Overview
The RNA shown here (c-di-GMP-I riboswitch aptamer) has 87 nucleotides and comes from Candidatus Caldatribacterium sp. The sequence was found by an Rfam model in a public genome assembly. The model forms 95% of the base pairs in the Rfam consensus.

RNA sequence: GGAAUGAAAGGGCAAACUCUCCGAAAGGGGAGGGCGCAAAGCCACAGGCCUACGGCGCAAAAACGCUAUGGCGGCUGGGCUGCCAAG
Numbered sequence: 001g002g003a004a005u006g007a008a009a010g011g012g013c014a015a016a017c018u019c020u021c022c023g024a025a026a027g028g029g030g031a032g033g034g035c036g037c038a039a040a041g042c043c044a045c046a047g048g049c050c051u052a053c054g055g056c057g058c059a060a061a062a063a064c065g066c067u068a069u070g071g072c073g074g075c076u077g078g079g080c081u082g083c084c085a086a087g
Stems, first nucleotide, its partner, number of pairs: 005087001012037002017032006035074001041080003045077003048072003054067004
C1' cells in the first nucleotide's frame, strides 16, 4: 500500500400501526411511530413475488381464469456511490 472482516465513536435510515393525500389495486408521498438495518443510500438489467384499471377467454349477467405497460431495492443477484475505523 492492497484485500477481507467490522469493535468503538459520531451519527443515519425507518417496519408494523395511526392520521392524511395519490392510485382500480398492488403500492407510493407527507406527519407521527420504531420492528429492525453496516449500505434498509440510489438503479427495475436478470430472477422471484404482488396487483389486474384495461385487454382476452368463459358467459344472459355476475363471478371466475389468463395477461404488465403497473408495483416491490426492507426478496435475491448485479451495477453505482458513501461516514468512521480498533483488532